Predicted 3D model of a 114-nucleotide RNA (SAM riboswitch aptamer (S box leader)) from Cerasibacillus terrae. Rfam family: SAM riboswitch aptamer (S box leader). Rfam's curators write: The SAM riboswitch is found upstream of a number of genes which code for proteins involved in methionine or cysteine biosynthesis in Gram-positive bacteria. Gene Ontology term of the family: regulation of gene expression. It was read from a public genome assembly, where an Rfam model found it.
[in-house]
RNA sequence: UUCUUAUCCAGAGAGACGGAGGGACAGGCCCGAAGAAGUCUCGGCAACAGAUUCUAUUAGAAAACUGUGCCAAUUCCUGCAAAUACUAUUUUGAUAGUAUUUGAAAGAUGAGGU
Numbered sequence: 001u002u003c004u005u006a007u008c009c010a011g012a013g014a015g016a017c018g019g020a021g022g023g024a025c026a027g028g029c030c031c032g033a034a035g036a037a038g039u040c041u042c043g044g045c046a047a048c049a050g051a052u053u054c055u056a057u058u059a060g061a062a063a064a065c066u067g068u069g070c071c072a073a074u075u076c077c078u079g080c081a082a083a084u085a086c087u088a089u090u091u092u093g094a095u096a097g098u099a100u101u102u103g104a105a106a107g108a109u110g111a112g113g114u
Stems, first nucleotide, its partner, number of pairs: 002113007013042005021031003025079004043071003048067003052062004075106001080103010
C1' cells in the first nucleotide's frame, strides 16, 4: 500500500507547552481566544488480540498483566438504493422534497494476510 474479517445508538479528562483552527471528504450543523490543531505528563474508559482464572468447549464469564484503541455531539447528521407515509408540482405517465425503516457505500479501530 492493499485484501479479508469483526465491531461502530454504551463508556471515559485534567494539567503544561502552543496560538487558530477543528469535527476524514462534500453539504448541513456544531466546537474553538472562557484557547482549535499538535506535542508532553498524569488520569480514565473499553475489552479487539496475547497471557491468566473459572465454567466446560465452534462457546460463555471474570479480571485488566502485555500490545493496540479511545476519552464533545450515534461514525455529530445526511450522501447510494429500496419500501412506507406526508407535501408540492403535474402532460395523470410521473417527478421532486421531507420524514421513518432496511440494506449498501465511505470512514474509523482491532486481528490476520499481501